Source information
This is a predicted structure of a 114-nucleotide RNA (SAM riboswitch aptamer (S box leader)) from uncultured Cellulophaga sp. Model confidence (mean pLDDT): 82 of 100. It was read from a public genome assembly, where an Rfam model found it. Of the family's consensus pairs, 94% are formed in the model.
RNA sequence: UAGUUAUCAAGAAAGGUGGAGGGAUUAGACCCAUUGAAGCCUUAGCAACCCUCUGUCUACACAGAGAAGGUGCUAAAUUCUACCAAAGUAAAAUAAGCUUAUGGCAGAUAACGA
Numbered sequence: 001u002a003g004u005u006a007u008c009a010a011g012a013a014a015g016g017u018g019g020a021g022g023g024a025u026u027a028g029a030c031c032c033a034u035u036g037a038a039g040c041c042u043u044a045g046c047a048a049c050c051c052u053c054u055g056u057c058u059a060c061a062c063a064g065a066g067a068a069g070g071u072g073c074u075a076a077a078u079u080c081u082a083c084c085a086a087a088g089u090a091a092a093a094u095a096a097g098c099u100u101a102u103g104g105c106a107g108a109u110a111a112c113g114a
Stems, first nucleotide, its partner, number of pairs: 001114001003112006013043005021032003026082004044074003049070002051066006078106001083104003086100004
């Protein structure tokens, strides 16, 4: 780094440092930010992927509990839209348009992994 699987509308911030950007990428929209952005450090927290315990079970697996350790996360849905498809939608029909907490694509995180 490719790939596989699962999850992604819940939850959880203070201080120090820093000094102008940030919200993944491109574009647009909309936000956050000198009442101090990103980054880095400390402490705290959230969650429960890995993990530990218990129960059922041949096993896989499922359910419940826990939080010492490894990650992750702690504005807004993955901030929203775009591209492909699906479903719906007044007019006879089709297309276009419009709608959708539909799926895909893309991305993030975890575990596995050649």